[in-house]
RNA sequence: CGGGGUGUAGCUCAGCCUGGUAGAGUACCUGCUUUGGGAGCAGGGUGUCGGAGGUUCGAAUCCUCUCACCCCGACCA
Numbered sequence: 001c002g003g004g005g006u007g008u009a010g011c012u013c014a015g016c017c018u019g020g021u022a023g024a025g026u027a028c029c030u031g032c033u034u035u036g037g038g039a040g041c042a043g044g045g046u047g048u049c050g051g052a053g054g055u056u057c058g059a060a061u062c063c064u065c066u067c068a069c070c071c072c073g074a075c076c077a
Base pairs, nucleotide, nucleotide: 001073002072003071004070005069006068007067010026011025012024013023020057028044029043030042031041032040050066051065052064053063054062
C1' cells in the first nucleotide's frame, strides 16, 4: 500500500442478506419470600447500533468517507 473480517445494553452476542416499535443470555436495580444472606418468584432496558455524511416517508440494516482492532497478500530489510 491492496483485499477481507469485526465494532449493537456493564459483559457475551443475535438482529443486517430481504429497510418498518432495538432484542436474548448474564450482570445490575426494585419488590415478595428469609432472622439475615443466598437461591427462587414477579417487575424494570439502563443503548448516540464505533464516528461523519448521503439515499429514503422511514436506516443497526443500503451507499460514500473515516476510526480502532484482527487476518491475508504485496513492498522494504
Predicted 3D model of a 77-nucleotide RNA (transfer RNA) from a Pseudomonadota bacterium.
It matches the Rfam family "tRNA". Rfam's curators write: Transfer RNA (tRNA) molecules are approximately 80 nucleotides in length.
RNAcentral records the identical sequence in 3 taxa.